[in-house]
RNA sequence: GUGCGCCUGGCGCAAUUGGGAGCGCAAGUGACUCUUAAUCACUGGGUUACAGGUUCGAGCCCUGUGGCGCACA
Numbered sequence: 001g002u003g004c005g006c007c008u009g010g011c012g013c014a015a016u017u018g019g020g021a022g023c024g025c026a027a028g029u030g031a032c033u034c035u036u037a038a039u040c041a042c043u044g045g046g047u048u049a050c051a052g053g054u055u056c057g058a059g060c061c062c063u064g065u066g067g068c069g070c071a072c073a
Base pairs, nucleotide, nucleotide: 001072002071003070004069005068006067007066010025011024012023013022019056027043028042029041030040031039049065050064051063052062053061
């Protein structure tokens, strides 16, 4: 350089065919406990990498840019 894949809360990942953005861990609060831990209940936190386009509607489709990985050279 060329081709392919990936980028979504703090971290790891879902979201099947375009139509309500969710799960686990972590964090916070409360219950329990002499205290901590464990357990149980609840709560907050997302510019879906960035910029455009298509569409009534985009995490999903299209274009460009950036980053990471793999293959080839």
Transfer RNA from a Chloroflexota bacterium, 73 nucleotides, folded computationally. Its Rfam family is "tRNA". It is annotated as a transfer RNA.